[in-house]
Parts: sequence; C1' cells; structure tokens
RNA sequence: GCGCCAUUAGCUCAGCUGGAUAGAGCACCGGACUUCUAAUCCGAUGGUCGAGGGUUCGAAUCCCCCAUGGCGCA
Repeated sequence: GCGCCAUUAGCUCAGCUGGAUAGAGCACCGGACUUCUAAUCCGAUGGUCGAGGGUUCGAAUCCCCCAUGGCGCA
C1' cells in the first nucleotide's frame, strides 16, 4: 500500500429481504423475601446504532468516505 471482518446500553451480544415503538443477558439502582447477607422474584434507569455524507416515503440495515481494532497478502 491492497483486501477481508468487526464497531448497537457500563460489559457480552442479537436485530431476518429496508417497514414503522431499538432489544436480551450480565452489571448498577429500587422493592419483595431473609435476623443479616447471598440466592431467587418483581420493577425502573441506561442508546445521536463509531463520525460525516448520500439513496429512499422510510436506514442499525443499502452506497461513499473517514476513524478505531483484528486477520491476511505484498
């Protein structure tokens, strides 16, 4: 230098052929239970979907470009 993959909540990840409110588990917070803690159960909070631009009635999803990380080739 070129190619490929990944980037979504604090962490690990799902999200189908673009379709209408963006999710799960864990963690954290509150409550129930318990003499107390743990475990268990219930609930709440938390996101410019890596940045920018484009296509579209509509984009986490498609296109361009950039960034970061990983792998390969030279």